The RNA shown here (small-subunit ribosomal RNA) has 1442 nucleotides and comes from a metagenome. Its mean pLDDT, the model's own confidence on a scale to 100, is 80.
RNA sequence: ACCGGUUGAUCCUGCCGGAGGCCACUGCUAUUGGAGUUCGACUAAGCCAUGCGAGUUCAGGGGGGCUUUGCCCACCAGCGGACGGCUCAGUAACACGUGGACAACCUACCCUCAGGAGGGGGAUAACCCUUGGAAACAGGGGCUAAACCCCCAUAGAUCAUGGAUGCUGGAAUGCACCGUGGUUAAAAUUCCUUCGGGAGCCUGAGGAUGGGUCUGCGGCCUAUCAGGUUGUAGUGGGGGUAAUGGCCCCACUAGCCUAUGACGGGUACGGGCCCUGAGAGGGGGAGCCCGGAGAUGGACUCUGAGACACGAGUCCAGGCCCUACGGGGCGCAGCAGGCGCGAAACCUUCGCAAUGCAGGCAACUGCGACGAGGGGACUCCAAGUGCCUACGCUCAGCGUAGGCUGUUCUUGAGCAUAGAAAGCUUGAGGAGUAAGAGCUGGGUAAGACGGGUGCCAGCCGCCGCGGUAAUACCCGCAGCUCAAGUGGUGGCCACUUUUAUUGGGCCUAAAGCGUCCGUAGCCGGUUUGGUAAAUGCCUGGGUAAAUCGUGGAGCCUAACUUCACGAAUUUCGGGUAGACUGCCAGACUUGGGACCGGAAGAGGAAGAGGGUACUUCAGGGGUAGGGGUGAAAUCCUGUAAUCCCUGGAGGACCACCCGUGGCGAAGGCGCUCUUCUAACACGGGUCCGACGGUGAGGGACGAAAGCCAGGGGAGCAAACCGGAUUAGAUACCCGGGUAGUCCUGGCCGUAAACGAUGUGGACUUGGUAUGUGGAUGGUCAUGAGCUGUCCAAGUGCCGUAGGGAAGCCGUUAAGUCCACCGCCUGGGGAGUAUGGUCGCAAGGCUGAAACUUAAAGGAAUUGGCGGGGGAGCACUGCAACGGGAGGAGCGUGCGGUUUAAUUGGAUUCAACGCCGGAAAACUCACCGGGGGAGACUGCCGCAUGUGAGCCAGGCUGAAGACCUUGCUCGAAUAAUAGGUAGAGAGGUGGUGCAUGGCCGCCGUCAGCUCGUACCGUAAGGCGUUCUGUUAAGUCAGGUAACGAGCGAGACCCCUGCCUUUAGUUGCUAUCUGUGCCUCAGGGUGCAGAGCACACUAGAGGGACCGCUGGCGCUAAGCCAGAGGAAGGAGGGGGCAACGGUAGGUCAGUAUGCCCUGAAUCCUUCGGGCUACACGCGCGCUACAAAGGCUGGGAUAAUGGGUUGCUACCUCGAGAGAGGACGCUAAUCCCAAAACCUAGUCAUAGUUCGGACCGAGGGCUGUAACUCGCCCUCGUGAAGGUGGAUUCCGUAGUAAUCGCGUCUCAACAUGGCGCGGUGAAUAUGCCCCUGCUCCUUGCACACACCGCCCGUCAAGCCAAACGAGUUGGGUCCGGGUGAGGAUUUGUCAGCUUGGUAAAUUCGAACCCGAGCUCAGCGAGUGGGGCUAAGUCGUAACAAGGUA
Repeated sequence: ACCGGUUGAUCCUGCCGGAGGCCACUGCUAUUGGAGUUCGACUAAGCCAUGCGAGUUCAGGGGGGCUUUGCCCACCAGCGGACGGCUCAGUAACACGUGGACAACCUACCCUCAGGAGGGGGAUAACCCUUGGAAACAGGGGCUAAACCCCCAUAGAUCAUGGAUGCUGGAAUGCACCGUGGUUAAAAUUCCUUCGGGAGCCUGAGGAUGGGUCUGCGGCCUAUCAGGUUGUAGUGGGGGUAAUGGCCCCACUAGCCUAUGACGGGUACGGGCCCUGAGAGGGGGAGCCCGGAGAUGGACUCUGAGACACGAGUCCAGGCCCUACGGGGCGCAGCAGGCGCGAAACCUUCGCAAUGCAGGCAACUGCGACGAGGGGACUCCAAGUGCCUACGCUCAGCGUAGGCUGUUCUUGAGCAUAGAAAGCUUGAGGAGUAAGAGCUGGGUAAGACGGGUGCCAGCCGCCGCGGUAAUACCCGCAGCUCAAGUGGUGGCCACUUUUAUUGGGCCUAAAGCGUCCGUAGCCGGUUUGGUAAAUGCCUGGGUAAAUCGUGGAGCCUAACUUCACGAAUUUCGGGUAGACUGCCAGACUUGGGACCGGAAGAGGAAGAGGGUACUUCAGGGGUAGGGGUGAAAUCCUGUAAUCCCUGGAGGACCACCCGUGGCGAAGGCGCUCUUCUAACACGGGUCCGACGGUGAGGGACGAAAGCCAGGGGAGCAAACCGGAUUAGAUACCCGGGUAGUCCUGGCCGUAAACGAUGUGGACUUGGUAUGUGGAUGGUCAUGAGCUGUCCAAGUGCCGUAGGGAAGCCGUUAAGUCCACCGCCUGGGGAGUAUGGUCGCAAGGCUGAAACUUAAAGGAAUUGGCGGGGGAGCACUGCAACGGGAGGAGCGUGCGGUUUAAUUGGAUUCAACGCCGGAAAACUCACCGGGGGAGACUGCCGCAUGUGAGCCAGGCUGAAGACCUUGCUCGAAUAAUAGGUAGAGAGGUGGUGCAUGGCCGCCGUCAGCUCGUACCGUAAGGCGUUCUGUUAAGUCAGGUAACGAGCGAGACCCCUGCCUUUAGUUGCUAUCUGUGCCUCAGGGUGCAGAGCACACUAGAGGGACCGCUGGCGCUAAGCCAGAGGAAGGAGGGGGCAACGGUAGGUCAGUAUGCCCUGAAUCCUUCGGGCUACACGCGCGCUACAAAGGCUGGGAUAAUGGGUUGCUACCUCGAGAGAGGACGCUAAUCCCAAAACCUAGUCAUAGUUCGGACCGAGGGCUGUAACUCGCCCUCGUGAAGGUGGAUUCCGUAGUAAUCGCGUCUCAACAUGGCGCGGUGAAUAUGCCCCUGCUCCUUGCACACACCGCCCGUCAAGCCAAACGAGUUGGGUCCGGGUGAGGAUUUGUCAGCUUGGUAAAUUCGAACCCGAGCUCAGCGAGUGGGGCUAAGUCGUAACAAGGUA
């Protein structure tokens, strides 16, 4: 001194938790010494066996006994048993603390002083005799003494009364003096003596000590206790007491206490002190000291100086014990000890040696007070658990060996002690006898170590860990912190400024009463004088000791003890100061009030008058609809509606004016006029002279709704009834409609009664607007004109300083201060329950707890989202157009089903002709069979043969694979080797949620960031927003930003034009030679030559809004045009940000971990992946005439080719077969169709369509049955352009036509490419689907597939109500009444005696009533909590009805 926890992140508010100290209990562990005010306080002030805890004196006395120059025993007598010790139940009180008072008191023993002790009498215990009784004990007779008891005297004291004069004091009721009367003393020297004396006794006065009583002040909670009280308050007179007093009694009066909290209830001994804290405080009050109270509960009494008495007595109650049943006895909250209660606390020890107390002349005696020991991890303090050397090891250490030391330990002797123990002194032995507890995810010091577990078991104060790689569970190892201790649980303080005096808050986080008036209280303007209550200073007393602080001293140190000084807490006196506060007296005017003047206003109340609309009635006109909605219907209308006109009636309301305008305390107030009435502002500066501010209680007013009574009722309209909507619709919408809304009188007393901002006062830069009053200018059309400036007091907006968590507030403060009031203290439970009070009721005001929970909340930030707004964009959007899919058949993929298996993956876009995945075997992972296989190491087995090969037979679908028999080979512990235990290889086994890499999608997007400044407490913002523009965060302008990076662009490739270079395998225009054909024009081929053209493939050029016009800002750019092969990115591709999606892939490869390991490995045969009621996707072929079929004819490009492409020839109807040239390729080969042309078909299930099936052939391949492709012939299904819905496409595109290639032994309707023919439409928009930017709202952040509410159902928990019932406490009344007190009578007379009556107090018991607390209680209603129940969707976005 802080730290963790609400959030994606932030700042606050706020609570919860952690770290410190102290106390009690407790888990594990434990060597020693010292000290201490340590140890049945917390629960049971419950109950107690046994022993002990108060005696002493022979120097008062008479006896008894004996061991007789003394001792013992009981008795009488004296003093003490009122102290010491224990406990904390009661008590909220003069109980305690502190300071006073007694003019209202007592005080044994002790001290000082003065005086004194004369005379006489009596009884009784012990003892003796005896009676009763079980005992305890009690009784009778007799003897006796005293410091026992009594009487008289003396002295003194005291009381009553009378007197006059003094003293003290605040005050005489006091004291002193005199007279009279009453009452009252002694042990007439007692005891001892060493004869010196000592101990005592009586009286009086004083002191000391101890007590009694009264009193000021101080110290708990509760108002859900607001009124209490009848001996109550007082007076007079008595009684009683040591003494005052209603303490008690009689008579009288009616008072007394209380919001400064009476009375009641709850709790509690009070203080010194103790704990904690920087302090102020908060908590405690065990132990020690002081005071009080109590002694089983309760009442009473004697003795005594003192008690109403813990170890005295009497009685009652309850409990216990003994008993011979007749009676007796007991009281551990003393020390030990026992039971019980409990989480919780020791030995039935020793001693009077020390300290102290009682008694005593003393010696001494006694003392569970006290001292001492024993026990307890009670606290505090101190010490230790080793050191050195060598060697070894798995090396911060451990082990072995040797040595050293000796605190401790074991042991001997002495000192010490009451006696021991401990201790001290001095020897001997001996490293031996001595380390744990908690923790290691963060907070919080310490493991990214191993194993186990797998949302299980468990941990966790809080946050949170655990669902197969757990630094968080359980072990091991290692480490950290403290250390003879260390952790846990509970309590208190601190932390917490989280109850705030020091030292908080209240617009939005909890919190300003709805508003005003006003009582008590609190606070109060300027000035003069006085005073000194308060305040400051000085001084004196007190504040016990212990405790605390400082400085010394003593135990070896320390703890501890002790000495001195001080502090602290307050308090009581004396003196002094006079500023401020108070009080008293006086003055003042600025606060406040009064008065006068003119003026503004929906201020209030009452009355009168008016207006439009509406509804309704009557009449007239008029005809079929009207009304209503998103669309409808209910509804009205042929008895005439709606509509138009005229007239009447009724009730409510008061448009425009009307304004961030006015008035009012608030609620609230709006047609006009009148009357009554209130308040504000301004101006004047006439009067009063602090009269003021706030305001607990209290009072008044107080919207709407609601209630009561009586009216009124047009419109509107809860409830209600219909119609719709809907899955439902007890709603939203529509048609009706009653309370109510209106008036009068009364009640209610609440609202988001809001400025979520209490009232009053003072101070603190400004700007602007508006309404009111005043002052003063200008102007003029002279008006209630227009337009300025200033003042006052209102109402708004913006904003400085400042404040604030921020939003924001900002002279109308939420700024800076003052005064007073109200209110708050985590969320829920709950504004609920209960009680009280108000109300007719509804309900209002006041207002908890149990329990539950780690958050709830405020403001702002970034995202995401919205059935919010704005801008822009996209053929995986729309619109326009073209063509398809969805219907049919077939191909193919997927789902489902089936199966021994139908291996697995991918599942919206972004799975489904996808895994290049066209699976006959292989592939292959699946299924059914067969077989094979363990590198390396340890151990075992084997020359009595491990093992291997083989004929035959068996087994088997088949097989020296295995088995049987036989033969052969053969050992180096070898051969493909046996068993066993490990350990491996391999794995298309698991985990794509452990990963790398690669890929898809967002994204055919235009975004994503950084540096430095700046703003903000911060998250973050700015830049990147705005305006224009772009395909683009593209560019320009503006701008607290200026720059930069990754993306976009640029760049690279193909293509379109031109130039140039090059010319084989390409080309052939021109030239030469030559062959063939010819319609004689020419055509065609070959060879030279050539490189013009084409082509090929290198290098360049070209396009940049460059030019012109317009728009735009003179910009960026856009539009149009020229030129150009190409025009605004020319067209197409490649590349493609920060990131996200736990997207896909462990089955392409790689790879962690797990699993398997003779099977999940390897191989072989067969099957399966090809199944088939069905659903879906992608395609192909069609449904035909822009067509089919037949004949003829023309023109490509990309590519591929030696296990290959194959010209050409022959055979075949064809697929194909047999020969065979060329080509390792610009050379050779593979090779077009739509199209054109001629013919035919004539709208049909056809010469369309070709599925399916039959037959015959061919090819590949070990093998075409499951399960390939092709040819020919035959067969000839569905299908006549396809519902909802949906896909693609903007130009060489769609559509259509074929070709190549990949895979490949064979198989293409697939993928990837290529060319041929070749359109229509749009040149826009944001309606649907989405994306980007800005803005807005948000209770979302796993981010709307979000969040979240209530009923019902289930379980658990606590509380409330509850017919009653049980028990406790307290209080009141009555009855019985132990016992006590007072008075009177009577008897006996020595008394405090006996007895009776009256009055009164009165424990205990019984009965009844009230209050209160607790338990049980059928049931009732709500509340809280509890991973995945039901129904809806109320709230959060305009949350879909704000």